Background
The prediction has a mean pLDDT of 85. Small-subunit ribosomal RNA from an uncultured bacterium, 1419 nucleotides, folded computationally.
[in-house]
RNA sequence: AGCGAACGCUGGCGGCAUGCUUAACACAUGCAAGUCGCACGGUGCUCUUUCGGGGGUACAGUGGCGGACGGGUGAGUAUCGCGUAGGGAUUUAUCGUUGGGUGGGGGAUAACCGCGGGAAACUGCGGCUAAUACCGCAUGACGCCUGUGGGCCAAAGCAGUAAUGCGCCUGACGAGGAGCCUGCGUCCGAUUAGUUAGUUGGUUGGGUAAUGGCUGACCAAGGCGAUGAUCGGUAGCUGGUCUGAGAGGAUGAUCAGCCACACUGGGACUGAGACACGGCCCAGACUCCUACGGGAGGCAGCAGUGGGGAAUAUUGGACAAUGGGCGCAAGCCUGAUCCAGCAAUGCCGCGUGGAUGAAGAAGGUCUUCGGAUUGUAGAGUCCUUUCGGCGGGGACGAUGAUGACGGUACCCGCAGAAGAAGCCCCGGCUAACUUCGUGCCAGCAGCCGCGGUAAUACGAAGGGGGCUAGCGUUGCUCGGAAUGACUGGGCGUAAAGGGCGCGUAGGCGGAUUAGUUUGUCGGGUGUGAAAUUCCUGGGCUUAACCUGGGGUGUGCAUUCGAGACGGCUGGUCUAGAGUUUGGCAGAGGGUCGUGGAAUUCCCAGUGUAGAGGUGAAAUUCGUAGAUAUUGGGAAGAACACCGGUGGCGAAGGCGGCGACCUGGUCCAUGACUGACGCUGAUGCGCGAAAGCGUGGGGAGCAAACAGGAUUAGAUACCCUGGUAGUCCACGCCGUAAACGAUGAAUACUAGGUGUCAGGGGUAUCGACCCCCCUGGUGCCGCAGCUAACGCAAUAAGUAUUCCGCCUGGGGAGUACGGCCGCAAGGUUGAAACUCAAAGGAAUUGACGGGGGCCCGCACAAGCGGUGGAGCAUGUGCAUUAAUUCGUCACUAACCGAAGAACCUUACCAGGGUUUGACAUCUUCCGACAUCCCAUGAAAGUGGGCUUUCCCCGCAAGGGGACGGAAAGACAGGUGUUGCAUGGUUGUCGUCAGCUCGUGUCGUGAGAUGUUGGGUUAAGUCCCGCAACGAGCGCAACCCUCAUCCAAUGUUGCCAGCGUAAAGUCGGGAACUCUUUGGAAACUGCCCGUGUAAGCGGGAGGAAGGUGGGGAUGACGUCAAAUCGGCAUGGCCCUUACAUCCUGGGCUUGACACAUGCUACAAUGGCCGUUAAACAGAGCGACGCAAGACCGCGAGGUGGAGCAAAUCGCAAAAAUACGGUCUCAGUUCGGAUUGCAGGCUGCAACUCGCCUGCAUGAAGUCGGAAUCGCUAGUAACCGCAGGUCAGCUAAACUGCGGUGAAUACGUUCCCGGGCCUUGUACACACUGCCCGUCAAGUCACUUGAGUUGUCUGCAGCCGAAGUAGGUGGCUUAACCCGCAAGGGAGGGAGCUUACUAAGCUGUGGGGAGCGAGAGGGACU
Repeated sequence: AGCGAACGCUGGCGGCAUGCUUAACACAUGCAAGUCGCACGGUGCUCUUUCGGGGGUACAGUGGCGGACGGGUGAGUAUCGCGUAGGGAUUUAUCGUUGGGUGGGGGAUAACCGCGGGAAACUGCGGCUAAUACCGCAUGACGCCUGUGGGCCAAAGCAGUAAUGCGCCUGACGAGGAGCCUGCGUCCGAUUAGUUAGUUGGUUGGGUAAUGGCUGACCAAGGCGAUGAUCGGUAGCUGGUCUGAGAGGAUGAUCAGCCACACUGGGACUGAGACACGGCCCAGACUCCUACGGGAGGCAGCAGUGGGGAAUAUUGGACAAUGGGCGCAAGCCUGAUCCAGCAAUGCCGCGUGGAUGAAGAAGGUCUUCGGAUUGUAGAGUCCUUUCGGCGGGGACGAUGAUGACGGUACCCGCAGAAGAAGCCCCGGCUAACUUCGUGCCAGCAGCCGCGGUAAUACGAAGGGGGCUAGCGUUGCUCGGAAUGACUGGGCGUAAAGGGCGCGUAGGCGGAUUAGUUUGUCGGGUGUGAAAUUCCUGGGCUUAACCUGGGGUGUGCAUUCGAGACGGCUGGUCUAGAGUUUGGCAGAGGGUCGUGGAAUUCCCAGUGUAGAGGUGAAAUUCGUAGAUAUUGGGAAGAACACCGGUGGCGAAGGCGGCGACCUGGUCCAUGACUGACGCUGAUGCGCGAAAGCGUGGGGAGCAAACAGGAUUAGAUACCCUGGUAGUCCACGCCGUAAACGAUGAAUACUAGGUGUCAGGGGUAUCGACCCCCCUGGUGCCGCAGCUAACGCAAUAAGUAUUCCGCCUGGGGAGUACGGCCGCAAGGUUGAAACUCAAAGGAAUUGACGGGGGCCCGCACAAGCGGUGGAGCAUGUGCAUUAAUUCGUCACUAACCGAAGAACCUUACCAGGGUUUGACAUCUUCCGACAUCCCAUGAAAGUGGGCUUUCCCCGCAAGGGGACGGAAAGACAGGUGUUGCAUGGUUGUCGUCAGCUCGUGUCGUGAGAUGUUGGGUUAAGUCCCGCAACGAGCGCAACCCUCAUCCAAUGUUGCCAGCGUAAAGUCGGGAACUCUUUGGAAACUGCCCGUGUAAGCGGGAGGAAGGUGGGGAUGACGUCAAAUCGGCAUGGCCCUUACAUCCUGGGCUUGACACAUGCUACAAUGGCCGUUAAACAGAGCGACGCAAGACCGCGAGGUGGAGCAAAUCGCAAAAAUACGGUCUCAGUUCGGAUUGCAGGCUGCAACUCGCCUGCAUGAAGUCGGAAUCGCUAGUAACCGCAGGUCAGCUAAACUGCGGUGAAUACGUUCCCGGGCCUUGUACACACUGCCCGUCAAGUCACUUGAGUUGUCUGCAGCCGAAGUAGGUGGCUUAACCCGCAAGGGAGGGAGCUUACUAAGCUGUGGGGAGCGAGAGGGACU
């Protein structure tokens, strides 16, 4: 794009078309083929009559013509059936033209009448009768036959007063029709390869309208077939139709041509024509009638019915037109046809109103709440009347009459916007977007795919888009699809080169010349039906539709011409191919010999305890003497070095040496043949390894097997043994990643460089070197090609020829069948079903028990821990009314929480409140508050007393804050979604990376830069480079610590001076210190090394190569964490999921995990001493609190001083010195518990901390495993702070004190960076993915069998019929005969041949069912 469509929703009118695609299933009923009285005899009715008859009309019958046309259907048919172009051996009723004829006789018969049979259908016998019915005779040719002498054959009349008309017979010609023959074309299957006996041809009979094996007999043995016979399947063919740019592909409704069929099968009759749709006979199935004896029927004609189906119409009108049949005609018949009806089935046309109209109405929808949109749309105002309705007129179609359609088309008038819009879609493809509902549900879906709480994809609505009396869906065809490629594809790696050769058919083929004209090219002629398509006119108002003309119809045939090219024929040639001559190289092949090394075995000697084997072992061998070693012997197999991207061969393949036999290549050189060539379906041969058969052989090796190990297991890898086999001969097999994954041949197309074989040139005494040619074999590379990788004279380039092969993945190289094989198996080779991919090359990542380089407390080297104990804290789990919530590897678990007794608090129980505990707005009232009483657990509720704020203003009044009341807008929510978000944070990781612009390269993804060589902590820097630059990161800039200088000197400091002590004071400004500002470090200097960057060493220096520490965290990753910090979209609650209160809970405990504290002790515990050694950093007014006093102590009393370099917390502790304990569950350890106290606080019961006395648990250094740390670090020691009434802090954040050990090094573990490599991964190795097993579903294969069907062969039976024979029975026409009768001829009957259906036997094909079996696909 299309359709004979169907289905869903919807539906106003008209025109023109179309309408059982399925059951060639079965059919009730009516109609569809009759007509002629001018062929004939008659009968009924009627008119007339001179009663003799005549006329008209209708009818059954005889007769004639027509029922072979018209109409239907597509079952069969793969065929001369159809199409196209031809042919010749024929026929043709009616029709046209034309020649001739039409004389004279005869015998019957239906109707009718009579008598019968039968239920019926129908029918028998007898009798009468006519003809254009039938039969002789005559005439006969320009007819037919022929033996060429001859022989044979016809007729009909009727009508009319008549003229005449219509007929009849016999010829000829024509037209149209029909039959027959031929070339070419005409679907699929080779898992159909051979077929055929009347078969192919001939002769001779027969037969036909006619040729012909059409048919009989005889003779010959042919015919067809790989250019696809035969067989199987499917199918009416064509003009055309649909599609397509075309070539093609699909199709064969309507219309037209041909064919075939008419219930199924067979058969003939009649006839001009049939083997006959509405004729006959027979058989069969089915239906109907029946008196059971017997009969009737055939809608694939028009309507119609049932059935089938997704599905296809009225039991209509008329012969008016066109056409047909009959007839002289009038006319009759005509379901052909013309019309009408039904159906949006299709095509075409028209309408459902037009103009104006902004308050941009109402309503709807959305909303950022402003508005937007529906939308000039509606309403309103003005106007029109197509179609439809009503009324009136009224055709053409009809040349003279006749109109079904039809009171139709058309015309006129009337009324009134009046009666007339839907369907699909809106994620992309693809034009058109929002809201709500739903929540992987319901659903959608052509493909991709949507839906798991913010769905433009589902459903609805609003809006929009498309088409429009239709719109969508489904089905089918072509296109897109260059996706079967003729036009117009491919085969190295995507599917695809046969394992290799020889060679048949076939295809293709060198130079030159002549001929031919078969292909080829050009012209003419015929044909290519009409319709259709196209162009151009015309007719319906237009269009669809109809119609005139033209063109096309690419084809076929015939004829004329051309002669290049191909073919064919003849001649010639040598460049292809081959032969010959002379040489060379070679693991080319076969046979027979022969050699040494090694291995194993045997014998003997020496010799002693092991050997062997492995990652380590063991099995194994060995004191019966192994291994080792020496000598001798045997056997089999393979040939080290040479040896080489060396050689040879067609491939497989070929390797010691020698001999014999033998194939091929190459080089050089003349000569010869003269296209002998290339390729190669079928075929034939060769063909690794393994395997098979028979017979040998068997040293080593070695499937199977055994044992030992390894392992979770180990039917493996490793080890010890070991049989087939490996070897030989003969015969099979016929496959391999048989690979260059690259068929063979020929020609052409830049180069460079090796190597093998041969030759030439130059030079030389000669061999080289060097230059060149030919043939092999490699590498690199240009053009070109390629999707890229790559190939590139050995092409995957440019071309030609021939062969083989491919057409999505799986199923499957499977099944079935065939062929081959001894078997194993090979070869040929599907389908159902299933998926939306499978695949190639390259890219970027990620990953690897890949590689290279490098880094990190990553390992190693060390020190100290955790894991065991008790306790603390957190988490899980469990429990509970609640044990609120979040966080879960590293990157959750002393985390949010820098502090849960109430509060906090989010949880639970109970008691309350409802504009609310909190914000804003409106109105009204009022100060608020305090206190008291009752009740209550409190919140609260009820009552009482007292009192009346601030500002402006003279006042009235107004305003504000606060409180109360009312109503509603609203508040409120730690309710939900961190997977809707902002912000913040963790982690990789303080790792060195991450990118961009321009340029360049690539079809592209991308690459380059950023890689490379060095160097660095660093993508830090240097060098190089198709890159040149730039940005975010690194570093630096910032803070702090370490040194110095200057300034500053109080509350800090004190060298010198003063003071009885104390920096207490005077004083001092040096020092420490404070604060501020500077200086200082840059690989700057030297040496070495290096191109450089830099590196190593050194000097100086407080500090040296980033001086130590901090802050600082690139692009990004983990849908990482957080809606319970805060903010926030959506959703949800609103007398509750809000809010207030009391009490409880978060503090529960069989248990498990994580982080810590304290320990287990002697490097220790305890006691003492030092007028109680020596810090830093902090904190203090709701505070820190000194001295003093009380208490054993926690603490209390009291309060100087201090908003703090001034006062206080404040004692630092480890340490040092002395003493004691003496290895023990202890003078270790301190849990637990009892008693008595202290402190905070409304309140320490659940559930705080501290003190004293008493008690004195586990624990004796911790399994597997695991953590931190590289220097002022680890370890050890204490101090302070935040939070805070108090505290669970043993936590966290800081501060100082004492103060180590070790690092060979980068193999390994973990993490990371760069380069490279492989990849089937990309949610990226926690990836992907394979097989068994279990279960279900589906299709398939096989299957004992079984059911119906088609078909081959053979046989039996054999209807009807035709032909032949016979014909004793029968027979009007003609002949003989007076007649009887006979003859000629015919017939019934019988019989022979052929033969349908049926039956039997035996094969084959395909289909269904089938217990069971098998593999496959999906889940």
Notes:
Rfam family: Bacterial small subunit ribosomal RNA.